Transfer RNA from Alteromonas oceanisediminis, 74 nucleotides, folded computationally. It was read from a public genome assembly. The organism belongs to Alteromonas, within Bacteria.
RNA sequence: GCGUCUAUAGCUCAGUUGGUUAGAGCGCUACCUUGACAUGGUAGAGGUCCCCUGUUCGAGUCAGGGUAGACGCA
Numbered sequence: 001g002c003g004u005c006u007a008u009a010g011c012u013c014a015g016u017u018g019g020u021u022a023g024a025g026c027g028c029u030a031c032c033u034u035g036a037c038a039u040g041g042u043a044g045a046g047g048u049c050c051c052c053u054g055u056u057c058g059a060g061u062c063a064g065g066g067u068a069g070a071c072g073c074a
């Protein structure tokens, strides 16, 4: 330099042929339970869906460019 893949909550990830609320597990906070802790239960907070532009009535999802990472080729 060229190609392929990945980027969504603090962490690990899902997200269907583009369709109206963006989710799960773990973690975190509060409460219940206990003499206390752990376990368990209930509720809650937490997101610019990597960035920019475009297509569309509508984009996490499609197109173009960029950034970072992994792998391969040279």
Base pairs, nucleotide, nucleotide: 001073002072003071004070005069006068007067010026011025012024013023019057028044029043030042031041032040050066051065052064053063054062
It matches the Rfam family "tRNA". From the family's description: Transfer RNA (tRNA) molecules are approximately 80 nucleotides in length. By type it is a transfer RNA.